[in-house]
Context: one part of a larger RNA
RNA sequence: CGUAGAAUAUUGAGGGGGCGCUUCCUUAGUACGAGAGGACCGGGAAGCACGAAUCUCUUGUGUACGAGUUGUCCCGCCUGGGGCAUUGCUCGGUAGCGACAUUCGGCACGGAUAAACGCUGAAAGCAUAUAAGCGUGAAGCCGUCCCCAAGAUUAGUAUUCAUAGAUCCCUACGAGACGAGUAGGUUGAUAGGUCGCAAGUGUAAGACCUGCAAAGGUUUGAGCUGAGCGAUACUAAUAGAUCAUCUCUACAACUACUGAAGCACGAGUG
Numbered sequence: 001c002g003u004a005g006a007a008u009a010u011u012g013a014g015g016g017g018g019c020g021c022u023u024c025c026u027u028a029g030u031a032c033g034a035g036a037g038g039a040c041c042g043g044g045a046a047g048c049a050c051g052a053a054u055c056u057c058u059u060g061u062g063u064a065c066g067a068g069u070u071g072u073c074c075c076g077c078c079u080g081g082g083g084c085a086u087u088g089c090u091c092g093g094u095a096g097c098g099a100c101a102u103u104c105g106g107c108a109c110g111g112a113u114a115a116a117c118g119c120u121g122a123a124a125g126c127a128u129a130u131a132a133g134c135g136u137g138a139a140g141c142c143g144u145c146c147c148c149a150a151g152a153u154u155a156g157u158a159u160u161c162a163u164a165g166a167u168c169c170c171u172a173c174g175a176g177a178c179g180a181g182u183a184g185g186u187u188g189a190u191a192g193g194u195c196g197c198a199a200g201u202g203u204a205a206g207a208c209c210u211g212c213a214a215a216g217g218u219u220u221g222a223g224c225u226g227a228g229c230g231a232u233a234c235u236a237a238u239a240g241a242u243c244a245u246c247u248c249u250a251c252a253a254c255u256a257c258u259g260a261a262g263c264a265c266g267a268g269u270g
């Protein structure tokens, strides 16, 4: 830009992906074979590789969470804290993100075939799977399964609306390089805050008690806590602007200023 308005939901022309492999048990030590050995067909069970999704479990990370601890400087000192030293070092760890984790997938079936194997059957009284005709037959081909998909210019379909709808702007993140997408914008839980819960760390500070003291105990599973879950309009999504569809009107610009044939029409006009 098109698909002659918009929103939502769709069909699927066409395209892409996938299709894997192994072992064991059984049939059966059967068929076969002198023996050694040892099946087809069929039934069942595990696993490997690959792929997808997810974070309940396990595990990794988690420099904005908690604790311990060394040196030094600072808050006048003690106590309690803060800065720096790779996040100083160490031990744990929420959300998120991951795999080393979990779940799931390939199945089965149909169609047309390859090699191969056949039926009927002449040319050629026979024979012949082939010449006419009809079958069987593969992890391969076409479907079936999953994904994209109407710029499929053949531009599809349905529903609703049509003074419809969309955007800017703003709050954000299940999204994200930016656009885009998604959730919202007071008729509101979108983000922050607050409150509650979960979860992490592991018993804060202060006070009291015991001990000469180091320290221990009680208050106390305390205190603190990023992203998680829920509640709550306290704060901020205010106010507004633009584009666009339909109808009517006005103005401007452009073309013509001529009305042939034809058409409409009662005319004369268009």
Stems, first nucleotide, its partner, number of pairs: 001151001005161006014148004020048007032037001050105005058099004065092005070085006109143003116136004165243004169185005190236003193232005199225003206219005263270002
A computed fold for a 270-nucleotide part of an RNA from a Patescibacteria group bacterium, annotated as large-subunit ribosomal RNA, domain VI. Its Rfam family is "Bacterial large subunit ribosomal RNA". Rfam links the family to the GO terms ribosome and structural constituent of ribosome.